[in-house]
Molecule: transfer RNA
Organism: Stomatobaculum sp.
């Protein structure tokens, strides 16, 4: 330099052919339980969907550019 793939909550990831951030598990905080802690139960907070542009009535999802991770080729 070329190609492939990935980027969504603090972490690991869903999100099924464009129509709810609808989220799950773990973690954090609070409450219940307990003499207390742990376990268990309940609730809450937490997201510019990597960044930008475009297409569309509508984009996490489609197109382009950029950035970053991994792998392959040179």
């Nucleotide at each position: 330099g070329g190609g492939a793939u990935c980027g969504u909550a603090g972490c690991u990831c869903a999100g099924c052919u464009g129509g709810g951030a609808u989220g799950a598990g773990c973690g954090u905080u609070c409450g219940c339980c307990u003499c207390a802690c742990a376990c268990g139960c309940g609730a809450a907070a937490g997201g510019u969907c990597a960044g930008g542009a475009g297409u569309u009535c509508g984009a996490g999802c489609c197109u382009c550019c950029u950035c970053g991770g991994u792998c392959c080729c040179a």